[in-house]
Context: one part of a larger RNA
Molecule: small-subunit ribosomal RNA, central domain
Organism: uncultured bacterium
């Protein structure tokens, strides 16, 4: 390479839109570009390879066949592609009726707590721990009641419940807004389709910048323990941070450690959201579609499992693996204010 793989051994991109490219549904006519066949020309000799012969033999040389798996021209086939064209309606989107949701952004509002101020009441304690201690307290603390600011978050419903493409998303209300599901079958008619190198865009935390806010948490710090020490756990404070805006960073065990799209292959038992049918009937019980769990058969697995949410049985694009270590480092690119990131090696060594 050609192959053989990517849940858990080495490999699924963090998601998503989409560009070139690949790859594509039924039916009819045509062309003949790929494809198949004749046929004619070329494929130089030598070399290889079979067969024979020549040097005592071999190497070596000669002869003669194949071959030289190609190209070029030209005559036909029309099943595949593949191009024109007619046409269809199941993919595929429009149109109608209905609908379930912590989907998103913005504003507003609400209540329990904590923590601080202020008053009242009262008096020796309060905290914390395995035991303390540092801390707080008679300048009146903790407790209790009573008024008040301020922030962050939204107890209970809360559910392998629901929404989003992933990140993620939870208090109540109002506006604007993306998506998705059923029913229906009116439209279009498959260069409206899947995927998807590049590119774009989003992307938890934490970090950054600039300007705000800070109750409570708590790196850094400081103290008190604890220890043989204790730059840790444990306690007592506490500073970025977390919080907002508006920019950056673009990483996460970013996970189901499962790309994506399409079909097709036993069931059973839940649960959320439509529609249909029985049916007096909002139930119940029937089918049906979507999502979402368990359990399990065939199959498939190295076994663990998976199993119509497939890791089954096919198809089609894209991404990635190829012995540990060296090391996701060094160099160089590129992006970033920085921290970094993201392409990414070799030497040597087992």
């Nucleotide at each position: 390479c050609u192959g053989g793989g990517u849940g858990u051994a080495a490999a699924g991109g963090g998601u998503g839109c989409g560009u070139a490219g690949g790859c594509g549904g039924a039916a009819g006519a045509g062309c003949a570009a790929g494809u198949c066949a004749g046929u004619a020309g070329u494929g130089a000799a030598a070399u290889c390879u079979g067969g024979g012969g020549g040097c005592u033999u071999a190497a070596c040389c000669c002869c003669c066949a194949a071959a030289c798996u190609g190209c070029u021209a030209u005559u036909g086939a029309a099943a595949c592609u593949g191009u024109u064209u007619u046409u269809c309606u199941u993919g595929a989107g429009u149109g109608g009726a209905g609908u379930a949701g912590a989907g998103g952004u913005a504003g507003g509002c609400g209540g329990a707590a904590u923590u601080c101020c202020c008053g009242g009441u009262g008096u020796a304690g309060c905290g914390g721990u395995g035991a303390a201690a540092u801390g707080c307290g008679u300048a009146g603390a903790g407790a209790u009641c009573g008024g008040g600011a301020g922030g962050a978050a939204c107890a209970c419903c809360a559910g392998u419940g629901g929404c989003g493409a992933a990140g993620g998303c939870g208090g109540c209300c109002u506006a604007c807004u993306g998506g998705g599901c059923u029913c229906u079958a009116a439209c279009u008619g498959a260069g409206c389709g899947c995927u998807g190198a590049g590119g774009c865009a989003c992307g938890a935390a934490a970090g950054u910048g600039u300007g705000g806010g800070u109750a409570g948490c708590a790196a850094a710090c400081a103290g008190g323990a604890u220890u043989a020490g204790a730059u840790a756990c444990c306690c007592u404070g506490g500073u970025a941070g977390u919080c907002c805006a508006c920019a950056c960073c673009g990483u996460a065990a970013a996970c189901g450690a499962u790309g994506a799209u399409u079909a097709c292959u036993a069931g059973g038992u839940g649960u959320g959201g439509g529609g249909g049918g029985u049916c007096u009937g909002a139930c119940c019980c029937c089918c049906u579609c979507c999502g979402u769990g368990c359990c399990g058969g065939a199959g498939u697995u190295a076994a663990c499992a998976c199993a119509a949410u497939a890791a089954g049985u096919a198809a089609u694009c894209c991404a990635c693996c190829u012995g540990g270590g060296g090391a996701g480092u060094a160099c160089g690119g590129c992006c970033g204010c920085a921290a970094g990131g993201u392409u990414g090696a070799a030497a040597c060594u087992c």